[in-house]
RNA sequence: CGGGAUGUAGCGCAGCUUGGUAGCGCGCGCCGUUUGGGGCGGUGAGGUCGCAGGUUCGAAUCCUGUCAUCCCGACCA
Numbered sequence: 001c002g003g004g005a006u007g008u009a010g011c012g013c014a015g016c017u018u019g020g021u022a023g024c025g026c027g028c029g030c031c032g033u034u035u036g037g038g039g040c041g042g043u044g045a046g047g048u049c050g051c052a053g054g055u056u057c058g059a060a061u062c063c064u065g066u067c068a069u070c071c072c073g074a075c076c077a
Base pairs, nucleotide, nucleotide: 001073002072003071004070005069006068007067010026011025012024013023020057028044029043030042031041032040033039050066051065052064053063054062
């Protein structure tokens, strides 16, 4: 330098193809159960969907640019 993948809650991920209220598990707070812990059940908080722009009535999703990480290749040595 060229090609590709990934980026969504504290952590791990789904949702994207086919635009229409942003979800799951773990963790965390509270309540119940229990003598207590653990476990189990209920409930709640937590997200500019990497960033910027565009299309659209409406974008995590489509388009363009860009950043970070990883993989492959080329070049140099």